Predicted 3D model of a 1467-nucleotide RNA (small-subunit ribosomal RNA) from an uncultured organism.
[in-house]
RNA sequence: GCGUGCCUAAUACAUGCAAGUAGAACGCUGACGGAGGAGCUUGCUUCUCUGUAUGAAUUGCUAACGGAUGAGUAACGCGUGCGUGACCUGCCUGGUAACGGGGGAUAACUAUUGCAAACAAUAGCUAAUACCGCAUAAUAAUAUAUGUUGAUUGACAUUUGCUUACUACGUGCCAUUGCCUCUCUACCAAAUGGACCUGCGUUGAAUUAGCUAGUUGGGGGGGUAACCGCUCACCAAAGCAACUAUACAUAGCCGACCAGAAAGACCGAUCGGCCACACUGUGACUGACACACCGCCCACACUCCUACGGCAGGCAUCAGUAAGAUAAUCUUCGGCAAUGGACGGAAGACUGACCCAUGCACCGCCGCGUGAGUGAAGAAGGCUUUCGGAUCGUAUCAGCUCUGUUGUAAGAAAAGAACUAGUGUGAUAGAGUAAAGUUCACGCUGUGACCUUAUCUUAACACAAAGGGACGGUUAACUACGUGCCACCAGCCGCGGUAAUACGUACGACCCGAGCGCUGACCGGAUUUAUUGAGCGUAAACCGAGCGCAGGACUUUAGAUAAGUCUGAAAUUAACGGCUGUGGCUUAACCAUAGUACUCUUUGCAGACUGUUUAACUUGAUUGCAAGAGGGGAGAGUGUAAUUCCAUGUGUAGCAGUGAAAUGCAUAUAUAUAUGAAUGAACACCGGUGGCGAAAGCGCCUCUCUGUCUUGUGACUGACACUGACGCUCGAAAGCGUGGCGAGCAAACAUGAUUACAUACCCUGGUCACUCACGCCACAAACGAUGAGUGCUAGGUGAUAUACCCUUUCCGGGCUCUAAUGUCAUAGCUAACGCAUUAAUCACUCCGCUUGGGAAGUACGACCGCAAGGUAGAAACUCAAAGGAAUGGACGGGGGCCCGCCCAAGCGGUGGAGCAUGUGGUUUAAUUCGAAGCAACGGGAAGACCCUUACCAGGUCUUGACAUCAGUGAGAUCGCUAUAGAGAUAGAGCUUUCUUUCGGGACUGAGAUGCCAGGUGGUGCAUGGUGGUGUUCAGUUGGUGUCGUGAAAUGUUGGGUUAAGUCCCGCAAGGAGCCCAACCCUUAUUGUUAGUUGCCAUCAUUCAGUUGGGCACUCAAAGGAGACUGCCGGUAAUAAACCGGAGGAAGGUGGGGAUGACGUCAAAUCAUCAUGCCCCUUAUGAGUAGGGCUACACACGUGCUACAAUGGCUGGUACAGAGAGUAGCAAGACGGUGACGGCAAGCUAAUCUCUCAAAACCAGUCUCAGUUCGGAUUGUAGUCUGCAACUCGCCUACAUGAAGUUGGAAUCGGUAGUAAUCGCGGAUUAACAAUGCCGCGGUGAAUACGUUCCCGGGCCUUGUACACACCGCCCGUCACACCCACGAGGGUUGGUAACACCAGAAGUAGAUGAGGUAACCGUAAGGAGCCAGCCGCCCAAGGUGGGAUAGAUGAUUGGGGUGAAGUCGUA
Repeated sequence: GCGUGCCUAAUACAUGCAAGUAGAACGCUGACGGAGGAGCUUGCUUCUCUGUAUGAAUUGCUAACGGAUGAGUAACGCGUGCGUGACCUGCCUGGUAACGGGGGAUAACUAUUGCAAACAAUAGCUAAUACCGCAUAAUAAUAUAUGUUGAUUGACAUUUGCUUACUACGUGCCAUUGCCUCUCUACCAAAUGGACCUGCGUUGAAUUAGCUAGUUGGGGGGGUAACCGCUCACCAAAGCAACUAUACAUAGCCGACCAGAAAGACCGAUCGGCCACACUGUGACUGACACACCGCCCACACUCCUACGGCAGGCAUCAGUAAGAUAAUCUUCGGCAAUGGACGGAAGACUGACCCAUGCACCGCCGCGUGAGUGAAGAAGGCUUUCGGAUCGUAUCAGCUCUGUUGUAAGAAAAGAACUAGUGUGAUAGAGUAAAGUUCACGCUGUGACCUUAUCUUAACACAAAGGGACGGUUAACUACGUGCCACCAGCCGCGGUAAUACGUACGACCCGAGCGCUGACCGGAUUUAUUGAGCGUAAACCGAGCGCAGGACUUUAGAUAAGUCUGAAAUUAACGGCUGUGGCUUAACCAUAGUACUCUUUGCAGACUGUUUAACUUGAUUGCAAGAGGGGAGAGUGUAAUUCCAUGUGUAGCAGUGAAAUGCAUAUAUAUAUGAAUGAACACCGGUGGCGAAAGCGCCUCUCUGUCUUGUGACUGACACUGACGCUCGAAAGCGUGGCGAGCAAACAUGAUUACAUACCCUGGUCACUCACGCCACAAACGAUGAGUGCUAGGUGAUAUACCCUUUCCGGGCUCUAAUGUCAUAGCUAACGCAUUAAUCACUCCGCUUGGGAAGUACGACCGCAAGGUAGAAACUCAAAGGAAUGGACGGGGGCCCGCCCAAGCGGUGGAGCAUGUGGUUUAAUUCGAAGCAACGGGAAGACCCUUACCAGGUCUUGACAUCAGUGAGAUCGCUAUAGAGAUAGAGCUUUCUUUCGGGACUGAGAUGCCAGGUGGUGCAUGGUGGUGUUCAGUUGGUGUCGUGAAAUGUUGGGUUAAGUCCCGCAAGGAGCCCAACCCUUAUUGUUAGUUGCCAUCAUUCAGUUGGGCACUCAAAGGAGACUGCCGGUAAUAAACCGGAGGAAGGUGGGGAUGACGUCAAAUCAUCAUGCCCCUUAUGAGUAGGGCUACACACGUGCUACAAUGGCUGGUACAGAGAGUAGCAAGACGGUGACGGCAAGCUAAUCUCUCAAAACCAGUCUCAGUUCGGAUUGUAGUCUGCAACUCGCCUACAUGAAGUUGGAAUCGGUAGUAAUCGCGGAUUAACAAUGCCGCGGUGAAUACGUUCCCGGGCCUUGUACACACCGCCCGUCACACCCACGAGGGUUGGUAACACCAGAAGUAGAUGAGGUAACCGUAAGGAGCCAGCCGCCCAAGGUGGGAUAGAUGAUUGGGGUGAAGUCGUA
């Protein structure tokens, strides 16, 4: 700038305005203005004239338009197209004709009266373009007749009768006639507007299927502008409906708007057309038009006034008020200048229509600005940091330069204004003329709300002008701090439990920008209701099957037709809008202008296809004829094995049953066996992915009745065919009713077992049922999870029933075709699995069904059923999934193969005792911490009296016990003496430096300060590192290629083999990494080299390898050799390999060790160490002395010693290896019963020492006992270490002498120099808790059939609803929640639409004629007519009643959903 603005309560409204106008229709002159006169009291009264003349009346026109709203309405209401031969139309336009002559009233007004008011009554006066007769009149109305023509009604023409109409005003004149303008009357026509009829279209739902009584029709009366049951009496009994009637719910309709590719969908604001309504509900009046928004009457409700008698009102006009609503919508403005309207001759007045506002509102769309340039000291400040910096950032402040759009101030200044306005002049052109006037032409004058307008010019100043959202992904944009599953966020996924890019804040960056975001609604995306354009084997989805009416769709040929279809033309499709072009506002939005469109209608052409129709055809489909197959169906009859029961015989103690048992049967003779008889049900073998049937289903045999199918033939009919809503029929098992039967079997039930329970599985019994007849029921995983029909589209191979042909003596064999039935597979299809001529391929026709999971196949209502139940079938609420197919894992009380001291075999233990040690628990001031199935518990800890020490209670210190830096002053520190104290500590005394380039430095303590130091404080779920586990199990992985839509697969699977993914063969795989193996150490054999501290065969020597000598041997330690399935035989198809053998010290990875893949356990450790974050800082830090970690009703783990004779004790006697040693090992002799003590050689070690090994062996003794076993416990006395041995050490001697006599359930170890048994050494310590741990050697076994089972592991395969991966997932009851929605519910309550009856206001028409009455008639009486009254019909409100219908509410109750870690169970 342009537009828009109560979407909700059609709820209630204060106040003002929104419809008046005409004096050229009319009377009055009360109020007002002007002019003049008279009176006199000089400012009053009165008179006359007058007005662009006011008011209230009469009268005319208007008020039915304009404006608002959307309650009602599912309707000819609206839209669109026809029709009216069934209609009306004021004002306006054209035409024809007329305009003569009379009458009686009345309002206003005056007077009187009533009333609070509103208003009213009586008497009197008066006018009209008000009102009423009369005359005249037809191409009008009405009635009759005739003709032409036409759709039953009409039009045109002619004829006769009858009926119907009208007032003035104004202007001018030569003042009489007359004329003009306006007005008025009748008629015709046109236009405009309206009325009615009608085709088509116009929401949802069938859990609304039947509806209607003036209803459907008729002729007749009435009525209307007009057709019509519009209305009335009579007659007939019809009309509508599955192509959805009726009832219910919702809704004003349209042009259009919005969005979409379109088709479809949503919507009906502004603008425009139509309709309806005007407080609610009837009603008529007036009028051209109304049943009337600002008219009337009546009734209800509400509100105002009231003197209580009455009376007034209707904003869904414009403003405005209150209320309401999840939220939400404006000024009680200006003007008639323009456009439009009603009135008027005109001026004009009226107009909340309309125009307009610098009125309100960012409600929408469009446009413009908020400055531009330069400028690095990269300022300050913010934020962050790895402390170096980075970033905001040329950004800004500072500074300089420029511009002035907009805004501000001043000035100038359009357009909207046109005339039929007023006025003047003219008339030459037309009509007309005496003139005026009209018309026409020319000129002049006047009119702007907006308006302080748009626009233009001038002036100064960067001044006056930027915000909103968001920053995890979707989605452009990240860091810090705070918080700590809290507070919050969230459209969806989701975020937050101490390092949050997700919350809050900040910095920064991102998007848009006078806007930006949120909420609600609609369309799209969504092919997610699919006409275009989806599907139904397994994801939701084919009815259990057939028959079949309607409907849909239908073979070939020819002709006709032209409904569908194609196409031309015409008319219509209002305007606005949309689209295209052009133009106007500076641009745009906006506006103007020109062009353009679908449907429907009329008409012409075409004739393929569809339809209709006619005539044919035979191939679809029937029929006939000739053969054939079959558990097809119904009825009747009959046979047999077996079971059971009964009778009899024989016979005797058990039978039966189970995993094992028991209940049960049996000496009253069972079971068994033999014979005979009875009864019911069922039909072995044949029997077959073989047959028949629509499906359900059908199986001994015979007979009767009966349906279907197949093959051949082509004689008959001639499209008769397909499908099939509703409907009808059949429909396993179970179940129901009535009556039979009842052998066996067997729900329920009763026992017995099993079990934690066992209302189950197993056993013993056992009723219904299963059977028959008749009748119901109608549900199955009624499945090929695959509707029916037709046609087309590679094959291979079975098997069934015929037939043709060939062959065959017979049996049979082969080939071809049809029908039905299996399997494999190509193309194709499929999400994949899979289907594949029996399609899930390619096509056509018809039917059924689906539209996320749950709630739920439930509820309500309806129908069916004897019942059980069935058919049909929702919603609230809740979730973000549910589901399908396939994939790699994991798991399985799934399968296959294999391995392991896994079992088995054998040996020895643990579990019982006492003690040691660790843990739990308890206790305590503290009993420091941590470890928790395997994989915590003689583990951290290779050693807690103090220390360690981390814990407790005291008593102390605060820049600190420990580290660095800065600065001050000092010279010591160390050491010694001695006081107080538990000590730390406090306060004294003595003593005393080094170096130097002389500045200082090193070292030490002191006081004070600041960065700091310190923390065994928290978090192992923030981490590194380390070790544990799986596991020394054989696995694990990627690149390239191939295959699959893909996840993935293949390789790595298969056949063998191995300790081994070890190796070989094969293979769409070829080639590789990690692990395995090997390389390393040790051990077993043996050379070589060098022999001291080692060794001694030979030679000497000695007590002694002691010494000489030697280095052969042993040994020690350097470096070599050796073993590789290398050789032989056999087996394995071959190979890899295995078995056996030879040789060899050793033989098949020789034994042992180190070595530990990808990954798992949020496994362990913040207390080894390191470390992020958090926390403490006169303390959670540091020092000190004491205590505690050592407690003790108890439980568990790991060990030691034992229980004795394979032994104990005593004595004698033999043989190792590996280590350690100067803060040490200590010989030797002496003392001691002993632990040990005091002396003391040697040794820094192949030299010396620890160091005599023990078991074994020899001899003696004990003689089976709680002992000469066993050694706990306790007492006394000692030794050693140490500052210290009480809490709380080891050891010794003497004395004491407990439990324990081989250990329940259960459980552990190891396969050979192993188990078992025996002793020795070492680390750690001052000493010791060590029986522990780590090593060493001595003596030295047994057993392995084997892999079924238990445990663990590996590979392949299979199932899976698991993926935190079976310690998984998951079902139901119960209990809980002041939870949520829903159903039932004795009832209660307010609505809605009808029905029956009562009632009946106002009112139209009618009837009546007791009242009243100017015009007309009549001389009059009176009459006609009218008014009022009364009457009955109709009828709104209202009342009563019983039903219908949809809600609300309700004690109680039912199931459903949701929720947290509840309970019970779980094959």
It matches the Rfam family "Bacterial small subunit ribosomal RNA". Rfam links the family to the GO terms structural constituent of ribosome and ribosome.